[in-house]
RNA sequence: UCGCACUAAGCGGGGAGUUAGCGGUGCCCUGAACUCGCAAUCCGCUAUAGCGAGGCCGAAUUCCCAUUCAGAGGCAGUUUGUUGUAAGGUCGAUCUCAAUACAGGGGUGUUGAUAGGCGGGUCCUGUGCAAUCGCACGCUGUGAACCGUGUCAGGUCCUGACGGAAGCAGCACUAAGCAGAAAGUACGGUGUGCCGCGGGAUAACCUGCAAGGAGCUACCGAUUGGGCCACCACUUGUAGCAAAAUGUCGAAGAACGGGUGUGCGA
Repeated sequence: UCGCACUAAGCGGGGAGUUAGCGGUGCCCUGAACUCGCAAUCCGCUAUAGCGAGGCCGAAUUCCCAUUCAGAGGCAGUUUGUUGUAAGGUCGAUCUCAAUACAGGGGUGUUGAUAGGCGGGUCCUGUGCAAUCGCACGCUGUGAACCGUGUCAGGUCCUGACGGAAGCAGCACUAAGCAGAAAGUACGGUGUGCCGCGGGAUAACCUGCAAGGAGCUACCGAUUGGGCCACCACUUGUAGCAAAAUGUCGAAGAACGGGUGUGCGA
C1' cells in the first nucleotide's frame, strides 16, 4: 500500500416553553431523516444527563473537531406609529358666566343720539262719584175661631119704664209674621271703573316738553378673568397590531484545515 472480517461513531438538528438541571413526548422552524414500546394532575435520567428491544451502515466524499461565510426561524427589552380600554383634571377647544366698549361686521341716530333738567304714567295711601251685592227703613199685597181695634144684625143681661151694658157671626182696619218689588233713603262690602280730588314714593321702565348738537347699543366678533364637563385634544397606565434598530439563541447549506481504530492474509 492492497484485500477480507469486525468495532467505536452515525442513522437528524435547532428555538421557545417546562425543569434544580439535561434529554424526550406535545408546539414552532429547518427539510427527508431506520423500526417498535413509554410519556403533561408527564416519561427517562444526573454533568459521559432519554430508557428498553431490534435493524442498517461503517473507519471515511459518508464519523468527529476547529475557523470563516451565509442564514430560515424563535426569544428579550427599547423606540415610534396605530386601534381599543381604564383613570386624571394642568392647559386648549366646545358650553357657560362676567367685565371692557375695542380690529371688524350688524342695529339705531340730524325725521335729532348719550348724559343732565322739568312734567306725566306704571307704585303706595286717603277720599268722592259711579257700578254692583247684602241688610234695614219706607212702599204694595196678604194677615187674628176666643185671648187686637172699630161697627156690631140676631140673641143675652140690668131696669117699672125711658134707657144702658157686655158682646158672637159678618164687614172694615191693623200688630207680629209672610210674600213681592221699578225707583227711593241709610249703613256695610267689593277680583268693579279708558272717572274726579288730595298726599306720598319716585330705584327702574315708558312717555311728553325745552335747551343742546353726535353719538349710542353690545346681537355677532375681539380681549381679559372665572366656572362646568370629560365628547375631542392632552397626560399616565394597560392590551392588541405594525414597523425600526439593538441584543441573544440558531437549523439546513458553502469553503478551508485537522482528527479517528482492531484482527488476519498478500

This is a predicted structure of a 266-nucleotide RNA (Bacterial large signal recognition particle RNA). The prediction has a mean pLDDT of 75.